[in-house]
RNA sequence: CCAGAUGGCUGGAUAAUCGCAGGAAACUGAGGAAAGUCCGGGCUCCACGGGAAAACGGUGCCAGAUAACGUCUGGCGAGGGCGACCUUAGGGAAAGUGCCACAGAAAGCAAACCGCUUUAAGUUUCUUAGAGCAAGGGUGAAAGGGUGCGGUAAGAGCGCACCGCUGAUUUGGCAACAAAUCAGGCAUGGUAAACCCCACCGGGAGCAAGACCUAAUAGAAUAGCACGCUUUAUGCAUCUUAUUUUCCGAAGAGCUAUUCGGGUUGGUCGCACCGAGGUAUGUGGCGACACAUAUCCCAGAUGAAUGAUUAUCACCUUGUCUUAAAGGGACAAAACCCGGCUUAUAGGCCAUCUGGAUUU
RNA sequence: GCCCCCGUCGUCUAGAGGCCCAGGACGCCACCCUUUCAAGGUGGAAAUCGCGGGUUCGAAUCCCGCCGGGGGCACCA
Numbered sequence: 001c002c003a004g005a006u007g008g009c010u011g012g013a014u015a016a017u018c019g020c021a022g023g024a025a026a027c028u029g030a031g032g033a034a035a036g037u038c039c040g041g042g043c044u045c046c047a048c049g050g051g052a053a054a055a056c057g058g059u060g061c062c063a064g065a066u067a068a069c070g071u072c073u074g075g076c077g078a079g080g081g082c083g084a085c086c087u088u089a090g091g092g093a094a095a096g097u098g099c100c101a102c103a104g105a106a107a108g109c110a111a112a113c114c115g116c117u118u119u120a121a122g123u124u125u126c127u128u129a130g131a132g133c134a135a136g137g138g139u140g141a142a143a144g145g146g147u148g149c150g151g152u153a154a155g156a157g158c159g160c161a162c163c164g165c166u167g168a169u170u171u172g173g174c175a176a177c178a179a180a181u182c183a184g185g186c187a188u189g190g191u192a193a194a195c196c197c198c199a200c201c202g203g204g205a206g207c208a209a210g211a212c213c214u215a216a217u218a219g220a221a222u223a224g225c226a227c228g229c230u231u232u233a234u235g236c237a238u239c240u241u242a243u244u245u246u247c248c249g250a251a252g253a254g255c256u257a258u259u260c261g262g263g264u265u266g267g268u269c270g271c272a273c274c275g276a277g278g279u280a281u282g283u284g285g286c287g288a289c290a291c292a293u294a295u296c297c298c299a300g301a302u303g304a305a306u307g308a309u310u311a312u313c314a315c316c317u318u319g320u321c322u323u324a325a326a327g328g329g330a331c332a333a334a335a336c337c338c339g340g341c342u343u344a345u346a347g348g349c350c351a352u353c354u355g356g357a358u359u360u
Numbered sequence: 361g362c363c364c365c366c367g368u369c370g371u372c373u374a375g376a377g378g379c380c381c382a383g384g385a386c387g388c389c390a391c392c393c394u395u396u397c398a399a400g401g402u403g404g405a406a407a408u409c410g411c412g413g414g415u416u417c418g419a420a421u422c423c424c425g426c427c428g429g430g431g432g433c434a435c436c437a
Stems, first nucleotide, its partner, number of pairs: 001356010012313007020029003031331001035342002038340005043206004050248005056202005061075005076090001077088004091197002096195002098191003113137002115133008145163006164186001165184008210269004219260007228236002230233001238253004262436003277296008315328004361433007370386004378417001388404005410426005
C1' cells in the first nucleotide's frame, strides 16, 4: 500500500430572532432504532395464579449471567474459510408407529439386472439349465464400513495392517466432551422444523388494564340450567366464577352467554420526581455481569410540542491555476414503563487482528 | 395504543411433503357453427404459489424473519 475479519463510537456544532409543549417558577424538551409488536418482565383486574391431574403451547449440547427470557457470556461437538474468523432449532432413531416419490433386481428380518466363477448338456469359443459370489457396472439423495496386501474356482472382514465404528476401563475436566489402553470383524440407513418419548417452563386478559367524579337513557328477544328433592337448612341438585376437560375445595345466584335497541362521546388519577435509573471512578470475574463510592434528576401530549429562518464553522459533490460560487444532508420520529431480539439506516471515525505485495 | 386473520393465473378458488415447473370455474385469444351477433363446440395462452433464508433427497404445503392487505377493541343502563 492492497484485500479482508472482529469489536466499538458518532448520527453535524455554535449564536441570534420568531414560534410550540410542559412547569408556580427556575428551567426542560426524541432515537439508535422512538419502528415491527417477535419474546421476557414490572404494573392492573379477573376471589389470592384456590389445589391436583390431563390436554394444549413453548424450550432443548454443557456451564454460567440475569428480575426474567426463545436474550447474553464462556466452553464442547459438527460444518465452512489459506487465515484472522464465521455459521450452527445441536436431547432421544437398539420404546413404538409412519414415510422414503420416480428410477432401480432390490428401499428395510436386504436383494441379484448386467456381470465374475464353476458343473452338466447341446456343441465349438456361443446357447440352455443348476450351483457359488457380491469385487466391478448400472439406478438413486441414500445400496449393510474405507484403502492396501494376502487368500480363493471366482469372491467376500474370509485373514492381516492402518483409518473409521461399537463397547468397556483409566486419566483430565464442575460438565458437555477429549485423550489413552483393551476387546469386538462391524451389528444399529435417513427422517423427530412427521407423530411421538424424555427433561424443563408456562393461569388469562391487557393502560381502550383499572380506580374515582360528573352527565344522559328504554328496554327487548333467544339459548342454557331451574321454577325441583328431602331429613326444612350456611342441605342436595343446577348454573356461573375471564382458553379447554375431569376431580377436590371455596364463593355467588335469577344467574350466565349471545344478539338487537337506547344514552354519553366530559374530567381527574394510573402518568412521568426515585427507577431491575443515568454518568464517572475503583474492586472482583476470561466474559456476560456483580459490588462499593461519588454525583445527577433527565420529554411527556390527548388531534397530540420537540419547529422555521439567518450567520459562521465542519463534512460531501460540482467547479476554479488559486480564491470565489452553487447544491446537498440517511433511516426515521416518544404515548404506561423497562430488558432483549429482528428489521431500516447517507456519511464519517477509532482500536485490535489476518493474508498478500513492495522497500530497508 | 392493543389484539386477531389473510396472501395461489386478470377475478373467485382446489391443494394439507413426491402422483403438481400447480387443477377447476368465470373472463381473454384463435378456429368451427351462423347471412351476422349471442348461445354452443374444439383448442390455446395466462401463476417465480407475497418476498428472503432454513429443515428434508425433495417445500405452494413444515419452521423462522420481513412485506402488503383486512377486521375487531371506549364507557353507562
Two RNAs folded together computationally: RNase P RNA and transfer RNA, 437 nucleotides in total. It holds a member of the Rfam family "Bacterial RNase P class A". The family's RNA type in Rfam is ribozyme.